[in-house]
Predicted 3D model of an 89-nucleotide RNA (c-di-GMP-I riboswitch aptamer) from a soil metagenome. Its Rfam family is "c-di-GMP-I riboswitch aptamer". From the family's description: GEMM was predicted in a large-scale screen for bacterial structured RNA regulatory elements. The RNAcentral record of the sequence draws on MGnify.
RNA sequence: AAAGGGCAAAGCCGGGGAAACCCGGUGACGCAAAGCCACGGGCCUACCCCAACCGGGCGACCGGGAGGAAGGGCAGCCGGGCUACCGAA
Numbered sequence: 001a002a003a004g005g006g007c008a009a010a011g012c013c014g015g016g017g018a019a020a021c022c023c024g025g026u027g028a029c030g031c032a033a034a035g036c037c038a039c040g041g042g043c044c045u046a047c048c049c050c051a052a053c054c055g056g057g058c059g060a061c062c063g064g065g066a067g068g069a070a071g072g073g074c075a076g077c078c079g080g081g082c083u084a085c086c087g088a089a
Stems, first nucleotide, its partner, number of pairs: 006031002011026006029076001035082003039079003042074003049068002053064004
């Protein structure tokens, strides 16, 4: 190369979640590991939490809130680990 096939992006529908995202159905952009695993790097989200600042109030306090932050998430971002069909091999 071939043969048998496999997986399934975005979108849409239903569900879970604060969100990222995930699950099922549909659907195929692609993928020789687009099979599995958060070990390393990177990226995404921020309900709770911290909080500059702003507004209201005599006050105690109340409301809003840039920004920070993962133990949440992405394996179809890369690396790594494990496993794997056919075949010139």